[in-house]
Context: one part of a larger RNA
RNA sequence: UGACGGGGGCCCGCACAAGCGGUGGAGCAUGUGGCUUAAUUCGAUGCAACGCGAGGAACCUUAUCCUGGAUUCAACGCUACCGGACCGCUGCCGAAAGGUAGCUUUCCUUAUGGACCGGUAGCGCGGUGCUGCAUGGCUGUCGUCAGCUCGUGUCGUGAGAUGUUGGGUUAAGUCCCGCAACGAGCGCAACCCCUAUCGUUAGUUACCAGCGGAUAAUGCCGGGGACUCUAACGAGACUGCCUGCGCAAGCAGUGAGGAAGGUGGGGAUGACGUCAAGUCCUCAUGGCCUUUAUGUCCAGGGCUGCACACGUGCUACAAUGGAUGGUACAACGGGUUGCUACCCCGCGAGGGGGCGCUAAUCCCUCAAACCCAUCCUCAGUUCGGAUUGGAGUCUGCAACUCGACUCCAUGAAGUUGGAAUCGCUAGUAAUCGCGUAUCAGAAUGACGCGGUGAAUACGUUCCCGGGCCUUGUACA
Numbered sequence: 001u002g003a004c005g006g007g008g009g010c011c012c013g014c015a016c017a018a019g020c021g022g023u024g025g026a027g028c029a030u031g032u033g034g035c036u037u038a039a040u041u042c043g044a045u046g047c048a049a050c051g052c053g054a055g056g057a058a059c060c061u062u063a064u065c066c067u068g069g070a071u072u073c074a075a076c077g078c079u080a081c082c083g084g085a086c087c088g089c090u091g092c093c094g095a096a097a098g099g100u101a102g103c104u105u106u107c108c109u110u111a112u113g114g115a116c117c118g119g120u121a122g123c124g125c126g127g128u129g130c131u132g133c134a135u136g137g138c139u140g141u142c143g144u145c146a147g148c149u150c151g152u153g154u155c156g157u158g159a160g161a162u163g164u165u166g167g168g169u170u171a172a173g174u175c176c177c178g179c180a181a182c183g184a185g186c187g188c189a190a191c192c193c194c195u196a197u198c199g200u201u202a203g204u205u206a207c208c209a210g211c212g213g214a215u216a217a218u219g220c221c222g223g224g225g226a227c228u229c230u231a232a233c234g235a236g237a238c239u240g241c242c243u244g245c246g247c248a249a250g251c252a253g254u255g256a257g258g259a260a261g262g263u264g265g266g267g268a269u270g271a272c273g274u275c276a277a278g279u280c281c282u283c284a285u286g287g288c289c290u291u292u293a294u295g296u297c298c299a300g301g302g303c304u305g306c307a308c309a310c311g312u313g314c315u316a317c318a319a320u321g322g323a324u325g326g327u328a329c330a331a332c333g334g335g336u337u338g339c340u341a342c343c344c345c346g347c348g349a350g351g352g353g354g355c356g357c358u359a360a361u362c363c364c365u366c367a368a369a370c371c372c373a374u375c376c377u378c379a380g381u382u383c384g385g386a387u388u389g390g391a392g393u394c395u396g397c398a399a400c401u402c403g404a405c406u407c408c409a410u411g412a413a414g415u416u417g418g419a420a421u422c423g424c425u426a427g428u429a430a431u432c433g434c435g436u437a438u439c440a441g442a443a444u445g446a447c448g449c450g451g452u453g454a455a456u457a458c459g460u461u462c463c464c465g466g467g468c469c470u471u472g473u474a475c476a
Base pairs, nucleotide, nucleotide: 001476002475003473004472005471007470008469009468010467011466012465013464015460016459019424020423021422022421023420026315027314028313029312030311031310032309033308034306035305042053043052064301065300067299068298069297070296071295076124077123078122079121080120081119082118083117084116088103089102090101091100092099093098106115107114108113126290127289129288130287131286135284136283137279138278139277140275142273147186148185149184150183151182152181153162154161155160166177167176168175192267193266194265195264197235198234199233200232201231202230203229207224208223211222212221213220238261241255242253243252244251245250317417321376322375323374324373325372326371333364334363335362338357339356342353343352344351345350383414388409389408390407391406392405393404394403430452431451432450433449434448435447436446
C1' cells in the first nucleotide's frame, strides 16, 4: 500500500421489511446430470452452466457411429508428362456415392507452343484433431457500482503519501466550503434515439369539420387543408419564479404557472481493472499431432434412447370459473419462389378456383381478455386435459425410428403444493391476446407489440451485495 475480520462509523441497492404473484407437489414441454448405447457429436458447470452456443437435428444441417459401400484427391495453387475441347447423351452394376462401356465434340497460333479441360506423378493442401494455461478478436461478471489515475509541487532515507482526506450536499470523485497543494485525463452528467405537449412546413396511399353529389351501405366521388395521423424542422423544463431554511452548494412546499417538475419515463452508452472466467466448434493464429487418413464422398442409424435426480417453462386443480350464442375496441411487424380478399366443397385441419398488392393503397388481420344473454351449482364435475385407439390434412424425394395440425372416441394425475426459494416499486406486477426472426415443415422458447390494470414501502435492527472513512492483523 492492499486484502481480510462472526471490529467500529456513515451511506446505497426489490438487500431485508411491507405487499402482490409464483417455483418447490401433478401432467406435459425443454435443457442438464446420470445410466444405457455401435453412437447416444462437442462445448457451457456457484452467483456469471442447465428453453445456454442452437434465431428452429426426419434427409441435409452433423462435427458422431460403422451396420455397409467408395475415393486417394471432393475443392484450390504450382511444376512436369500424356491426352483431348469442356459441356452433353445413352447402356450396365448399385441404396446412393461411385465404377464401367460407348456416342458426340474446340479455339488462337510465330507450328515450338498457348488458352481451356481431363488423366498420371510430385510438392503444397486438408483436419469442427489437441492445447482458451501459448494467443488475437469477441463476450460474461463485479456494475451503470462511483470510482481509477496522471503532470508539476510539497512531505518521507524508502516503499509511498498528499491531491482523492475533512464539514455539508448529491443518483454521482455531483457541486459548495475549507485545506500544501495547483491543475488535468479516463469514468459521472450532458451531447444521440424513442416517448409525453404545442407550433411551423407538407397533404398521398392517411384524414373528413363545413359544402355538393351518389348509394342498400361505406371518404364511395367532387372537393377541403380544419381535425386525426404521417415525417422533417422548431418550441418547451432551467430549481427559471415565489415562500421558508442555509455562508454556499442545495433542501423543503397540497406553492404558482405548465402537457410534463426537480435525472419527466425508457433505450443506447459499461472507466482502471478482477475471475490464467468463457470461446482454437464463428473467425484468425503460434506450437504439437495426422497425411491410402484424425482428410473427403455416399446410404443407413444416432444427436429424440430411460429405474432416476435437478434447472427453466407451459397447462391446470375451477364459479373472480367452464360452455354456447351475440357484440366492441389495438399496436408492433411481415408479404412476389410471397401475403392472399371473395366464391364453392369439407364438421374440421384443409382442398378447388381466384380479385388485389413490390404495399399509409391490397392481404396476413375477425385481436383476446372485456360486455350482454342462457345453461352448469361445488362434484374429480359440463373442472382438468395427459395417455391410448381409429380416421384424416399439410409440408416435403421421404414423416417407421422422429414432424405439426384436425375430427371421433378414450378421459390419467391433479382439490393450491414440506423444508426451502424466485420476480416485481407504476402504466410496473398480474392477466389477455397479436406480430416477427429462424424456417419447405416443425415453439409452451427467444425478441418485440399493444389491451385491462393493482397492492405495498413504518423503516434500515437483521440476511445478501456494494461504496467511503477508520481500527486490528503472526496474511500478500